[in-house]
Context: one part of a larger RNA
RNA sequence: UUGAGCGUAAAUCGCUCUUACGUGGUUGAUCGCGUCCGAAGUGUAAUCUUGGGGCUUAACCCUGAGCGUGCUUUCUAUACCAGUUGACUUGAGAAAAGUAUGGGAGAAUGGAAUUCCUGGUGGAGCGGUGGAAUGCACAUAUAUCAGGAGGAACACCAGUGGCGAAGGUCGUUCUCUGGGCCUUUCCUGACGCUGACGAGCGAAAACGUGGCGAGCGAACAUGCUUACAUCCCUGCCACUCCACUCUAUAACGGUGGGUACGAGGUGUGGGGUCCAUUCCACGGGUUCCGUGCCGUAGCUUACGCUUUACCUACCCCGCCUGGCGAGUACGGCGGCAAAGCUCAAACUC
Numbered sequence: 001u002u003g004a005g006c007g008u009a010a011a012u013c014g015c016u017c018u019u020a021c022g023u024g025g026u027u028g029a030u031c032g033c034g035u036c037c038g039a040a041g042u043g044u045a046a047u048c049u050u051g052g053g054g055c056u057u058a059a060c061c062c063u064g065a066g067c068g069u070g071c072u073u074u075c076u077a078u079a080c081c082a083g084u085u086g087a088c089u090u091g092a093g094a095a096a097a098g099u100a101u102g103g104g105a106g107a108a109u110g111g112a113a114u115u116c117c118u119g120g121u122g123g124a125g126c127g128g129u130g131g132a133a134u135g136c137a138c139a140u141a142u143a144u145c146a147g148g149a150g151g152a153a154c155a156c157c158a159g160u161g162g163c164g165a166a167g168g169u170c171g172u173u174c175u176c177u178g179g180g181c182c183u184u185u186c187c188u189g190a191c192g193c194u195g196a197c198g199a200g201c202g203a204a205a206a207c208g209u210g211g212c213g214a215g216c217g218a219a220c221a222u223g224c225u226u227a228c229a230u231c232c233c234u235g236c237c238a239c240u241c242c243a244c245u246c247u248a249u250a251a252c253g254g255u256g257g258g259u260a261c262g263a264g265g266u267g268u269g270g271g272g273u274c275c276a277u278u279c280c281a282c283g284g285g286u287u288c289c290g291u292g293c294c295g296u297a298g299c300u301u302a303c304g305c306u307u308u309a310c311c312u313a314c315c316c317c318g319c320c321u322g323g324c325g326a327g328u329a330c331g332g333c334g335g336c337a338a339a340g341c342u343c344a345a346a347c348u349c
Base pairs, nucleotide, nucleotide: 003321005319006318007303008302014201015200016199017198022193023192025088026087027086028085029084030083034080035077038074039073040072041071042070048066049065050064051063052062053061054060091191092188093187095184096183098181099180103177104176105175106174107173108172109171110154115149116148117147118146119145120144121143125136126135162169163168208244209243210242211241215240220235221234223232256316257315258314259313260312264294265293266292267291268290269289270288271287272286273285274284275283298305299304322349323348331342332341333340
């Protein structure tokens, strides 16, 4: 490599967009590239198969033929594929009319709570723990009332509920902005799918510069316990927050993307439609799109999956090939660094 695979045994890139490649709907005409039939030429020697021959036989050797799966030329066929040229509408997109939304960005703003400051009341403890101590407190703490400051986070509503490609996303209002779904079937007419390379986005922590700093709190310093410590307690720097850079890891449904087909049942979110209703709301049926549970056929070593597949098929990408060594060394690339990406071998079982 082939083969066999990738939910849990090794294996789906964190996600999206996209170039090349690959692949691709229905129906005409044309062509004859691939493809198909026939013919001709050519197809080293040895090996191989076979006819004949030579060593006493055999192995071996000599000789003729075949084979040589191929190439070239030519003729034929035109279903499929490709090319050229028309047409179509179901795929895809656009349009119009609606609709749901914690999707994104920037501003503004609100009320609880913690902490701090000022003042009032009050007067001896508070705090903390398994129990304590460090700590705070007559320089008036804790508690309580009033006022003020500042930062961060948004109770209830709240829901295997919504939105987003993923990371993620929830107080309220405004501005800008992205995508989806449904209905109509008026427009374009295959414009599609995937996607090596490439580009962008990408939690937390970390880095740089400048702010901010209430609470929390790695590190650190005490206290306690203990044989010594962790755990626990008190205090607290960085971080956590903001702006602009940087980093590129975890990234899980442990299940890559697309299309189609194949029993159902039951919830729930969004839209349409029919019935019922005087109207609205509720309700019942149906249909499209999401999101859950159960389950038939089928699949699976099993667990389990099951129209949101791990079923049945097709198209494209990525990845795997015993363990350790090792996601390491060396080299390269990007990074301020930390580290990241790419990625062996010897040895050994």